RNA sequence: ACAAUGAAGAGUUUGAUCCUGGCUCAGGAUGAACGCUAGCGGCAGGCCUAACACAUGCAAGUCGAACGGUAACAUUGGUGCUUGCACCAGAUGACGAGUGGCGCACGGGUGCGUAACGCGUAUGCAACCUACCUCUUACUGGGAGAUAGCCUCUGGAAACGGAGAUUAAUACCCCAUAGUAUUUAUGAUUGGCAUCGAUUAUAGAUUAAAGGUUACGGUAAGAGAUGGGCAUGCGUCCUAUUAGCUAGUUGGUAUGGUAACGGCAUACCAAGGCAACGAUAGGUAGGGGCCCUGAGAGGGGGAUCCCCCACACUGGUACUGAGACACGGACCAGACUCCUACGGGAGGCAGCAGUGAGGAAUAUUGGACAAUGGGCGGAAGCCUGAUCCAGCCAUGCCGCGUGCAGGAAGACUGCCCUAUGGGUUGUAAACUGCUUUUGUACGGGAAGAAACCCUCCUUCGUGAAGGAGCUUGACGGUACCGUAAGAAUAAGCAUCGGCUAACUCCGUGCCAGCAGCCGCGGUAAUACGGAGGAUGCAAGCGUUAUCCGGAAUCAUUGGGUUUAAAGGGUCCGUAGGUGGAUUUGUAAGUCAGAGGUGAAAUCCUGCAGCUUAACUGUAGAACUGCCUUUGAUACUGCUAAUCUUGAGUCAUUGUGAAGUAGUUAGAAUAUGUAGUGUAGCGGUGAAAUGCAUAGAUAUUACAUAGAAUACCAAUUGCGAAGGCAGAUUACUAACAAUGUACUGACACUGAUGGACGAAAGCGUGGGGAGCGAACGGGAUUAGAUACCCCGGUAGUCCACGCCGUAAACGAUGGAUACUAGCUGUCCGGCUUCGGCUGGGUGGCUAAGCGAAAGUGAUAAGUAUCCCACCUGGGGAGUACGUUCGCAAGAAUGAAACUCAAAGGAAUUGACGGGGGCCCGCACAAGCGGUGGAGCAUGUGGUUUAAUUCGAUGAUACGCGAGGAACCUUACCAGGGCUUAAAUGUAAGUUGCAUGAUUUAGAGAUAGAUCUUUCUUCGGACUACUUACAAGGUGCUGCAUGGUUGUCGUCAGCUCGUGCCGUGAGGUGUCAGGUUAAGUCCUAUAACGAGCGCAACCCCUGUUGUUAGUUGCCAGCAUGUAAAGAUGGGAACUCUAGCAAGACUGCCGGUGCAAACCGUGAGGAAGGUGGGGAUGACGUCAAAUCAUCACGGCCCUUACGUCCUGGGCUACACACGUGCUACAAUGGCCGGUACAGAGGGCAGCCACACCGUGAGGUGGAGCGAAUCCUUAAAACCGGUCUCAGUUCGGAUCGGAGUCUGCAACUCGACUCCGUGAAGCUGGAAUCGCUAGUAAUCGGAUAUCAGCCAUGAUCCGGUGAAUACGUUCCCGGGCCUUGUACACACCGCCCGUCAAGCCAUGGAAGCUGGGAGUGCCUGAAGUCCGUCACCGCAAGGAGCGGCCUAGGGUAAAAUCGGUAACUAGGGCUAAGUCGUAACAAGGUAGCCGUACCGGAAGGUGCGGCUGGAACACCUCCUUU
Repeated sequence: ACAAUGAAGAGUUUGAUCCUGGCUCAGGAUGAACGCUAGCGGCAGGCCUAACACAUGCAAGUCGAACGGUAACAUUGGUGCUUGCACCAGAUGACGAGUGGCGCACGGGUGCGUAACGCGUAUGCAACCUACCUCUUACUGGGAGAUAGCCUCUGGAAACGGAGAUUAAUACCCCAUAGUAUUUAUGAUUGGCAUCGAUUAUAGAUUAAAGGUUACGGUAAGAGAUGGGCAUGCGUCCUAUUAGCUAGUUGGUAUGGUAACGGCAUACCAAGGCAACGAUAGGUAGGGGCCCUGAGAGGGGGAUCCCCCACACUGGUACUGAGACACGGACCAGACUCCUACGGGAGGCAGCAGUGAGGAAUAUUGGACAAUGGGCGGAAGCCUGAUCCAGCCAUGCCGCGUGCAGGAAGACUGCCCUAUGGGUUGUAAACUGCUUUUGUACGGGAAGAAACCCUCCUUCGUGAAGGAGCUUGACGGUACCGUAAGAAUAAGCAUCGGCUAACUCCGUGCCAGCAGCCGCGGUAAUACGGAGGAUGCAAGCGUUAUCCGGAAUCAUUGGGUUUAAAGGGUCCGUAGGUGGAUUUGUAAGUCAGAGGUGAAAUCCUGCAGCUUAACUGUAGAACUGCCUUUGAUACUGCUAAUCUUGAGUCAUUGUGAAGUAGUUAGAAUAUGUAGUGUAGCGGUGAAAUGCAUAGAUAUUACAUAGAAUACCAAUUGCGAAGGCAGAUUACUAACAAUGUACUGACACUGAUGGACGAAAGCGUGGGGAGCGAACGGGAUUAGAUACCCCGGUAGUCCACGCCGUAAACGAUGGAUACUAGCUGUCCGGCUUCGGCUGGGUGGCUAAGCGAAAGUGAUAAGUAUCCCACCUGGGGAGUACGUUCGCAAGAAUGAAACUCAAAGGAAUUGACGGGGGCCCGCACAAGCGGUGGAGCAUGUGGUUUAAUUCGAUGAUACGCGAGGAACCUUACCAGGGCUUAAAUGUAAGUUGCAUGAUUUAGAGAUAGAUCUUUCUUCGGACUACUUACAAGGUGCUGCAUGGUUGUCGUCAGCUCGUGCCGUGAGGUGUCAGGUUAAGUCCUAUAACGAGCGCAACCCCUGUUGUUAGUUGCCAGCAUGUAAAGAUGGGAACUCUAGCAAGACUGCCGGUGCAAACCGUGAGGAAGGUGGGGAUGACGUCAAAUCAUCACGGCCCUUACGUCCUGGGCUACACACGUGCUACAAUGGCCGGUACAGAGGGCAGCCACACCGUGAGGUGGAGCGAAUCCUUAAAACCGGUCUCAGUUCGGAUCGGAGUCUGCAACUCGACUCCGUGAAGCUGGAAUCGCUAGUAAUCGGAUAUCAGCCAUGAUCCGGUGAAUACGUUCCCGGGCCUUGUACACACCGCCCGUCAAGCCAUGGAAGCUGGGAGUGCCUGAAGUCCGUCACCGCAAGGAGCGGCCUAGGGUAAAAUCGGUAACUAGGGCUAAGUCGUAACAAGGUAGCCGUACCGGAAGGUGCGGCUGGAACACCUCCUUU
């Protein structure tokens, strides 16, 4: 510079992700409707439904300059004597009715019909017509008879007629004249497009006219213009569950008809014509310019405006005419409405208004011909619901306004909050100033009008053109302009969870309701309703409906088909589509130029007019199309020729489980016969049915039968697929390699069609050993129509004929070409044995592709060609229809309705009656228990006035409670109180309050008496009144904090950066070792880090040191019956501070290392020394609102509070946790020893005395290393001698002690007596690995006392066993499957039962449209006839053909309805089972057959879209 002006997404499947895929939303539009609201103007638009029915008015007339005339009006004249009235006169203006001319075929309406030359576009007519208009030429002579009207008579209710007489014309008719018209015949010239056309000559035939007082008309012919008719190419909706249609049908000849061609019609002849490139049939529909949407291509529509068509109550028919088969004409038939005197008539708003009806819904019974246009006329003019205007309606588009500026005490109210205070409404208001659009009032006031006519003038000239003057406005006193006052007259609607701009409070409590999709609502709802506030748009705003868009979600632009929906089971092959190399010609496609057309309006651009805009005008561009013509020739096509590489043929050499038909072999099985032989065999998880003493099984021999072919054998081979396997023969086909052989594109694909096609199944006839649906029996089980077992029919086998389907799979159509490698294997060829090469068949990987998994020269890569198929899930491969089949059934193949998903791949978890590894008192090996007894205690249940509440698998149950007689206490009964406990504050009043005694009462409480303040005079204290503030063991642990349990003291849980993956995520954290441990080491796309582990803390075990009382006492001394009792000592023990010590540090072995092993050394202790505290991220909506705290809700003379009594302690029963026992390893009696840790003043209590004892009475010491607190098992003696006992001690009787206000319900203890069950405990189950279990006693908290056998500590005595990890339980890691994610207590299938919904079948009932046959047949054209009329032309009449309509018959088709019936869908909590998802507990699924309440089971064949284990082969990396 040129070209272009144009393209957005979001929500929703999941725990999360990517993809596929549907649903939904945001945009625009409308002849709209509805809801709420409403100030004005301009410009547009306004029955989409019932082409349903219409009252009333108007919508087509005009011409007297064609005619006869004079009903009405007016003028004039006249008459009756006058105002006035009446009459007469067609005389004038005019004119009802009539004749005649022109118009009425335009304009206006509607969209029924029509799928068609109807429409659009482009052509043609050598096959045509055209009134009025324009131009040219010629002519316009003569005559005749009627008829309407008028008049008379007459029928009828009316509509409407009938008869007679008479009359005119530009009405009708006759004659003449004419040729360039028409036609016949014969020629000539010329042209073309086939039939033929044009021009011309001669002869014959045929047809004209109208007048009008002059302006105008008429006739014939030609030309033009305009309008029409016909024909043709191309384009023009859905259904194939409509596949064959057609007798005037297709063509020819002849005739008729028409303006004209033509089967348009008739006769005859021929047998054609259309159709898969969709005929015919059915359904739907006026077509186009254009309109909406869209980036476009497309998709949808056909209102207003313009063009064409069709129709005019429904159907048919013609007449007139230039033109109609005629919206406001005619005839007939039908339906409907109206009038009627019942005889007969009238009508057609889909013109403008208007009415009813229908409907969600669509306007005035308006004004004017002023303008534009139309008809008639010479003109004036008349007519014009065309048109121009006005009215109604926010129906749409456009424009304007509802004020502007200032104004913070940021006012009051409202609303909200963390509420002494803030925020928001909000500069909003008030207030001050300004403006006046709109509205109101008053005044002025258009353009649209230029003409015609008439008058005058000019030009030329017997008629026109131009000019001047004059006249005309429905809208309308409207638009517009001016003046005045005054913020004055004017804002709503929807929304506010996300998408999607905009948030809080109250009410409600899965209710009421919302919702476009996802979804909200079950007591803290930004989602319901209201309020405040906000957001969006604005005289409108929302909703609904419809269309396009978004949707690349039908994909030409621009999609897909391994697993998401989708490759036909396979091949052959017709039509069709596509097609190798070179050359020639052509020019159909293609490209370029030119011409014609593509109406106007619309869209776009420029300019212009209304104040702007919408709107309108004008000019341009465009209209992407069609036709004609000229040129180009690369590519495609066609034509002619050539070529060999595609394809095929031939030859040679090979290959194979390729096919068909025969022949044949051995093993096994069964059966039969015979022998041997004896009691079982067989079968299973275990059994039984079954077989067997009538001799089975086993074994031997012989015989018979049918079916299948071990080993070889393999990711082997062959075949189109299905499929094919002993050996061999015959026949047939295929494939591969090689070739200097031959043909010469013969090719690829392939709709319709044909052939083949596992298993099952069907028919006929054989065969039948084994196996084996169905069936019978036995088991298993809750059941078992199954899995297992014993039998067993069809079938499996053969021949012939059907069927035609499978997970017929590589879930991958066929063909051709190209694009890195590595490595097996089969069949050939060559080889220098290394390998190379051709064709198959496998594995792994590159790029690429893919949503990923994966695929990757055998593509799912890159391209081309052809075919098939898909378009959300379910309903459903179902119904109906059709075709095929003997049947089973196969093929084709919907809809209503319903859901917002269904689905693919991969990820993280969880789970598995999946796998691997590891750990744990998990099992095993041991010891002791529980479960049996009695009692204690807790719980359930039951009871009760109450038995308060909570805890409920593990992780509730001697738990909250580490102390229920009252209290506690929360529960029950009864009796009371209403501010009663605490804290005050403010104001006022008061001098009491307190204390003591006493009465009633169960007590709380009520009453009585007595006593009466202190003071520094400020007040303190008390009471009363008022106001504000309480209390609740009531609810919600699913609103919460805090605390706690459990997994689990298990070894895990995460992060930063990096890397991998589209992503969720992964890696790290995996692998190989090792550990108690994610402990550590090695390796490593990871490197580091955090919370956990370990360590740090406490106790304990050894030693040292320091200190030495209340503890200690070796040596020295004193002393006692004895005694650290005393002097003293500081050694020891001990006490309690500080240190040391242990770290796999050393040695040996194994190992790369970490580490492990060792009766190792050393050491008090050896491999975390023992014990405790310590509990990661998280899980269980785990527990607790009754420890406490706290949100919300609830009660307030009570759900608060006080008191007495009762209850929490009940008792047929069930469970948990314990104690005591059942005895001799013991009981009892007597004697003798040895701890640790605690506690103590309303306390511990020595010692003495009393009591059998519990205890009592005295009474030292000690607030404690000082005083108090007997350890028991054990040991030494004695006795008992195996028994319900000298075991055991429950229960009961009696008597007591102690605590306490009080032991009845309901305490503990003592003594005497009583002396129950129980002789070691079924199924089952618990704890424990060393100072542990077991056993023995002691202490403490709580506490007046105690139901303590509990809990928590303390020490004494003091074992056994662990081969080991198969199994049970729990846990950790890795891996695998999954349809689970509320996560297996998951998910989920089918019958049955209930409700609702739509659909199929169905005896029947009923309706619609379109045909067919037969009968009948109006009007009308045409034909024939014609004795009546007419001079004639012709007419009436009669007959015939055709036909609308009607009747009838049978059949088809499409609906509606229906007793009954079938399946389907949907629906919080119905029944039966548990089929599927994990190896889903019998792997599942596909086809087929049989069976069964149901899911389903079984047989046969197939698939992997099956898990696991073992083995084999191959590959990759190091």
Small-subunit ribosomal RNA from Seonamhaeicola aphaedonensis, 1518 nucleotides, folded computationally. The RNAcentral record of the sequence draws on Rfam. The coordinates come from a structure-prediction model, not an experiment, and the mean pLDDT is 81.